RNA sequence: GGACAGUCAUCGCCGAGUCCCCGUACGGCGCGAGCCAGGGGAGCCGGGGACCCAACUAGGCAGUCCCUGGGGUGAAUCGGGCACCCGCGCGUUGCGCGAGGGGGCCCGUAGGAGACCUUCCUGCUCCGAACCCGUCAGCUAACCCGGUAGGCGAGAGGGAAGGAAAGG
Numbered sequence: 001g002g003a004c005a006g007u008c009a010u011c012g013c014c015g016a017g018u019c020c021c022c023g024u025a026c027g028g029c030g031c032g033a034g035c036c037a038g039g040g041g042a043g044c045c046g047g048g049g050a051c052c053c054a055a056c057u058a059g060g061c062a063g064u065c066c067c068u069g070g071g072g073u074g075a076a077u078c079g080g081g082c083a084c085c086c087g088c089g090c091g092u093u094g095c096g097c098g099a100g101g102g103g104g105c106c107c108g109u110a111g112g113a114g115a116c117c118u119u120c121c122u123g124c125u126c127c128g129a130a131c132c133c134g135u136c137a138g139c140u141a142a143c144c145c146g147g148u149a150g151g152c153g154a155g156a157g158g159g160a161a162g163g164a165a166a167g168g
Stems, first nucleotide, its partner, number of pairs: 011153004018042005027036003043148006053138001069136001070133004078108005084102003088098004111127004116163007
């Protein structure tokens, strides 16, 4: 001097996931300041839930049978290809064909993000997961319920308009 990994502090990014108080005279940790669990409030986010409206219904009511569930959080939806595994059926014998299910990889894609905010044009990069309710949910005032986690350190901007902030 360089590379990699980790810890702490600061700053920042995605996201609703932030702030304040108690906790701190009592639970856990710490010699201690204090930290955590837990509790409360504000802000923020989401769900349920009338009239009206939307949707459905073309005579009404009742019943039977067949096919099929549906919804929500989130940007994360849909399509294609490859091989593998599982059981089933058929034909054959050590394999092939057919439909189905399961996860994996790859390609694309609705959509989303990229350093004050909003909108538009242009361009590049990245993401395009996961989970919940349980046969039930259109919208929705009052009202009710829940959440406030987690991950990251990439820098790709340029132009136009309007704000905000700072300075004079």
A computed fold for a 168-nucleotide RNA from Streptomyces aurantiogriseus, annotated as c-di-AMP riboswitch aptamer (ydaO/yuaA leader). RNAcentral holds the sequence, with entries from Rfam. The model forms 92% of the base pairs in the Rfam consensus. Rfam family: c-di-AMP riboswitch aptamer (ydaO/yuaA leader). From the family's description: This family represents a conserved RNA structure found upstream of the ydaO and yuaA genes in Bacillus subtilis and related genes in other bacteria. The coordinates come from a structure-prediction model, not an experiment, and the mean pLDDT is 77.